The part of an RNA shown here (small-subunit ribosomal RNA, 5' domain) has 521 nucleotides and comes from an uncultured bacterium.

[in-house]
Context: one part of a larger RNA
């Protein structure tokens, strides 16, 4: 030299694009982050309208909005790197031992009962959280029956193919077993059984993945069973009985300390050395430890229960939480931002749909943090003005075309004034289609933003600093000081003429920067 998520000193004009808790996986006030569906359900409420009544009302429809019950989601998407030297992770491979909601596509079916239970009313307990008991009611919510096989189980068989355990693939045969749900604007959404795909995941192996041998022996579910049960979607000590005594180990077992991998970034002509922030993949975890339960799918960040610290609230009986999401707050720290706009776009999750939720995301607002980009004027000017510093001192030298003048532009600022693209749909029409689904005009949607950007007006206006100057290493003189004060990256200056210390003039180097410090190569 070259990097940096940087930090600290001086300074400082503007713009694009990225980047911003590396220290406490420290504790966190507050507010938002995962909900939707009224085209499943029965109910409330509110406004209409209708019928009945003199009214009170009480029944019926419409509309809209909703706590319950039910469905789908909440295992995505967001976060951190505790742990973990492992099949974790990379890479290649296998599963004849495996699951897969929602999609897509075939195939068949959607017959006919029933008991409840939230809510809702009553009533009773508690300070709250909430809990109890009666009555009573609905489903696309439960539960029998009908029917049903290419689905499952069991038996007989016949053919093929594999490395094998044959429980594998293809067919017959017989006998058992298992399904379903309605909604509706009539257009459609759905339900069940089944095969096929697609996606998404689980599981095994090969190789490759730190640093200690001042850690050498380690292991009883330990290692193996043509054995037996159990238990998974599913192999297998994965559990459990029973037998057998093995299994790993210098090609480094056991054990210790470090660590989350990779794609990658730096850096080197490379080899090869470091590194793993932003982006993608994986994989761990969600206050600590354990456990299961729903579900297709977790052993669940904003879900459940059980201990344990800790913090709230209480009437002292007993609750109540869990920011390693987005903001923010205390502490630690040399150090890291708003308690912001909006769903306008891309995407998710519910929904026929229109829609609603979305601190994913898009965007703003702070910070020269880092790259890239632009300005801070441009051409003339010699009385080489004045002041500064040097000097050999009535003089000369540098500061210097620098100023001043003169003439010129206007990028940038300021003001006027126009103004984006990111928007194309969705959905309503009308058309073609057997069904998915195409086409065609029309109308609506924009945080950012009156932002980019374009014109025009004023006017050089609004804009230059930092480190160096002994050698390395570009750039020298005066003066103060005098081994003092101080400098220093090495070498080393400094004790009375210091180009090395401080100041001033000159100068060199970079430049909205500059230099210092850390770390890596």
């Nucleotide at each position: 030299g070259g990097a940096u998520g940087a930090a600290c000193g001086c300074u400082a004009g503007c713009g694009g694009c990225a980047g911003g808790c590396c220290u406490a996986a420290u504790a966190c006030a507050u507010g938002c982050a995962a909900g939707u569906c009224g085209a499943a359900c029965g109910g409330g409420u509110u406004a209409g309208a209708g019928u009945a009544g003199c009214a009170a009302u009480a029944c019926u429809c419409u509309a809209a909005u909703u706590a319950g019950u039910g469905g789908c989601g909440c295992a995505c998407g967001g976060g951190u790197g505790c742990g973990u030297a492992a099949c974790g992770c990379g890479u290649a491979u296998g599963c004849a031992a495996c699951c897969u909601a929602c999609c897509u596509u075939u195939u068949a079916u959607u017959g006919g009962g029933g008991g409840a239970u939230a809510g809702c009313c009553c009533g009773a307990g508690g300070a709250a959280a909430c809990u109890c008991g009666g009555a009573u009611u609905a489903a696309u919510a439960c539960c029998g029956c009908u029917u049903a096989a290419c689905a499952c189980u069991a038996u007989u068989u016949g053919g093929a193919g594999g490395c094998a355990u044959c429980u594998u693939c293809u067919g017959a045969a017989u006998a058992g077993u298992u399904a379903a749900a309605g909604c509706u604007a009539c257009g459609g959404c759905g339900a069940u059984a089944a095969g096929a795909g697609a996606u998404g995941g689980g599981c095994a192996u090969g190789c490759g993945u730190g640093c200690c041998a001042u850690u050498a022996g380690c292991u009883a579910g330990u290692u193996g069973g043509u054995u037996g049960a159990g238990g998974u979607a599913a192999c297998g000590g994965c559990u459990c009985a029973c037998c057998a005594a093995g299994g790993c180990g210098a090609c480094g077992a056991u054990g210790g300390c470090u660590a989350g991998g990779g794609g990658u970034u730096c850096u080197g002509a490379g080899a090869g050395g470091a590194u793993g922030a932003u982006c993608c993949c994986c994989c761990a975890c969600a206050c600590u430890g354990g456990u299961a339960c729903u579900g297709a799918g977790a052993u669940a960040c904003g879900g459940a229960c059980c201990a344990g610290a800790c913090u709230c609230c209480u009437a002292c009986g007993g609750g109540a939480g869990g920011c390693a999401g987005c903001a923010g707050u205390a502490g630690g720290g040399a150090a890291u931002a708003u308690u912001g706009g909006g769903c306008a776009a891309u995407g998710g999750a519910g929904g026929c749909a229109a829609c609603u939720c979305u601190g994913a995301c898009c965007c703003a607002g702070c910070c020269a943090u880092g790259c890239c980009g632009c300005g801070u004027g441009c051409a003339g000017g010699a009385u080489g003005a004045a002041g500064g510093c040097c000097u050999u001192c009535u003089g000369g030298g540098u500061u210097g075309u620098a100023a001043a003048c003169u003439g010129c532009u206007u990028u940038u600022a300021u003001c006027u004034a126009g103004g984006a693209a990111g928007a194309a749909a969705c959905g309503a029409c009308c058309c073609u289609u057997g069904c998915g689904a195409g086409g065609g005009g029309c109308a609506u949607u924009g945080a950012c933003g009156g932002u980019a950007c374009u014109a025009g007006g004023u006017g050089a206006a609004u804009a230059a600093g930092c480190a160096c100057c002994g050698g390395c290493u570009a750039a020298c003189u005066c003066c103060g000081u005098g081994c003092c004060a101080g400098c220093a990256g090495c070498c080393g200056c400094g004790g009375u003429a210091a180009u090395a210390c401080g100041g001033a003039g000159g100068g060199u180097g970079c430049a909205a920067g500059c230099g210092u410090u850390g770390u890596c190569c």
Background:
Its mean pLDDT, the model's own confidence on a scale to 100, is 84. The RNAcentral record of the full RNA draws on ENA, Greengenes and SILVA. Rfam family: Bacterial small subunit ribosomal RNA. Its family is annotated with ribosome and structural constituent of ribosome in the Gene Ontology.